[in-house]
Molecule: transfer RNA
Organism: Candidatus Adlerbacteria bacterium
This record gives sequence, C1' cells and structure tokens, in this order.
RNA sequence: GCGAGCGUAGCUCAGUUUGGUAGAGCAUCCGACUGAUACUCGGGAGGUCCCAGGUUCGAUCCCUGGCGCUCGCA
Repeated sequence: GCGAGCGUAGCUCAGUUUGGUAGAGCAUCCGACUGAUACUCGGGAGGUCCCAGGUUCGAUCCCUGGCGCUCGCA
C1' cells in the first nucleotide's frame, strides 16, 4: 500500500429477522434475609449504539467518507 472483520452500559457481549425510539450477565447502589458478614432473593440507576454527512415519515441497522483495533496479502 491492498483486502476482510470488529467498534453498543464501568467490563464481556446480544440485538440488524423485513429500518419502527436498545437488552442480558458481571460490577455498582438500595432493600429483604442474618446477632453480624457472606450466599440467596427483589428492585433501581447507568447509553451521543466510534465520529461526520446522506437516504427515509423514521437509522444501532441502509449508503458515503473519516478515526481506532484485529487479521490476511504484499
């Protein structure tokens, strides 16, 4: 230099079915349980879906460009 994949909660990831306003586990906070702690159980909070533009009534999802990471080829 060329090609491919990936980027979503603090961490690990799902979700793109056919575009219709985003979820799980762990962690964190509150509560129940206990003499207390742990375990267990219930609940809450937490998101610019990497960035910018385009298409659309509507974009995490489609299109274009950029950035970062990984892999392959040279």